This is a predicted structure of a 147-nucleotide RNA (FMN riboswitch aptamer (RFN element)) from a Synergistales bacterium. The sequence was found by an Rfam model in a public genome assembly. Taxonomically the source falls in Synergistales (Bacteria, Thermotogati, Synergistota, Synergistia). Rfam family: FMN riboswitch aptamer (RFN element). Rfam describes the family as follows. The RFN element is a highly conserved domain that is found frequently in the 5'-untranslated regions of prokaryotic mRNAs that encode for flavin mononucleotide (FMN) biosynthesis and transport proteins. Rfam links the family to the GO term FMN binding.
[in-house]
RNA sequence: UCCGAUUCUCGGGGCGGGGUGAAAAUCCCCACUGGCGGUAUCCCGGAAGGGUCCGGGGAGCCCGCGAGCCCCUUCUUUGAAAAAGAAGGGGCAGAUCCGGUGCGAUGCCGGGGCCAACGGUGACAGUCCGGAAAGAAGAGAGGAGGC
Numbered sequence: 001u002c003c004g005a006u007u008c009u010c011g012g013g014g015c016g017g018g019g020u021g022a023a024a025a026u027c028c029c030c031a032c033u034g035g036c037g038g039u040a041u042c043c044c045g046g047a048a049g050g051g052u053c054c055g056g057g058g059a060g061c062c063c064g065c066g067a068g069c070c071c072c073u074u075c076u077u078u079g080a081a082a083a084a085g086a087a088g089g090g091g092c093a094g095a096u097c098c099g100g101u102g103c104g105a106u107g108c109c110g111g112g113g114c115c116a117a118c119g120g121u122g123a124c125a126g127u128c129c130g131g132a133a134a135g136a137a138g139a140g141a142g143g144a145g146g147c
Base pairs, nucleotide, nucleotide: 002146003145006142007141008140009139010138016030017029018028019027031127032126033116034115035065036064037063038062042057043056044055045054046053047052060114061113068092069091070090071089072088073087074086075085076084096112097111098110099109100108118130119129120128
């Protein structure tokens, strides 16, 4: 320096105003929000001295992932089954264009647009309540041991 059993910690935001109505934080007008990893013509810091390198930040709608739901297999539990739980496999589930710069941009600059699980509810929910003080994509810190 690299690999690393394993341990700990962290790990999601948003309805304010008005209208209609018997009733709406659910409809309509305005408003507000944007998880994780990757990518990088932008920004910051450092090194080199030329066209690079290193570190950090940087996309809701580019690529992938996550929570949720459905199906199948195996195992556990049972006298047997069902249900439930665990592991594995398969499937379903969102959204971006135009102009500019440039060798190069769906990422930068300017403008316009669009999207947001499931269950609940006096009325249809990205923003309220609930599963969830859960789980998780992952992030950080430590670290037996190995080469």